[in-house]
Molecule: Lysine riboswitch aptamer
Organism: uncultured Lentibacillus sp.
RNA sequence: GGUAGAGGUGCGAAGGCUAUCAGUACACACUCGGAGGAUAAUGAGAUCCGGUGAUGAUUGUGGAAAGGGGCAUUCGCCGAAACGGAGAGAACUCAUAUUCUCGGGCGUUGGUUCUGCUAUUGAAUAAAUACAGAACUGUCAUAUAGGAAACUAUAUGGAGGGCUAUC
Numbered sequence: 001g002g003u004a005g006a007g008g009u010g011c012g013a014a015g016g017c018u019a020u021c022a023g024u025a026c027a028c029a030c031u032c033g034g035a036g037g038a039u040a041a042u043g044a045g046a047u048c049c050g051g052u053g054a055u056g057a058u059u060g061u062g063g064a065a066a067g068g069g070g071c072a073u074u075c076g077c078c079g080a081a082a083c084g085g086a087g088a089g090a091a092c093u094c095a096u097a098u099u100c101u102c103g104g105g106c107g108u109u110g111g112u113u114c115u116g117c118u119a120u121u122g123a124a125u126a127a128a129u130a131c132a133g134a135a136c137u138g139u140c141a142u143a144u145a146g147g148a149a150a151c152u153a154u155a156u157g158g159a160g161g162g163c164u165a166u167c
Base pairs, nucleotide, nucleotide: 001167002166003165004164005163008078010077011076012075013074014073016071017070018069026062027061028060029059031057032056036049037048038047039046041096042095043094044093045092081109082108083107084106087102088101089100090099091098110137111136112135113134114133115132116131118130119129120128121127139158140157141156142155143154144153145152146151
């Protein structure tokens, strides 16, 4: 350097079903009301709608979707992947800022679980991410003890650019 593997509630993706989102958005009808309203937020522009009644409100009829979650299946895998991130594109145009998608060279993280009214996103008390703490667990090294050895137990420490096997 190549190849093949291990960690386990292991990581991720896809479509299917499903609860929630929500009796919400939205549409129609009646009534009230009387000049503004829409294009994700603010300001400006542009376009469109509006006394043939806008924004808004009550009642009635009908009534979603996306993201996120769960279930099983299939597929790809073991820096799997996650977060950050130069930069680029999109959301009518510009500015600010936000959201979404892609994202090089890179930085952090071995993995899982729990806790936190800590923060962010989110409809949410779900979930995710970041940070902090704790526990469990895999791997290697060192030390001690047992053992003929392989190895086992305990303790400490390191990190996946690692570890094991093999060529």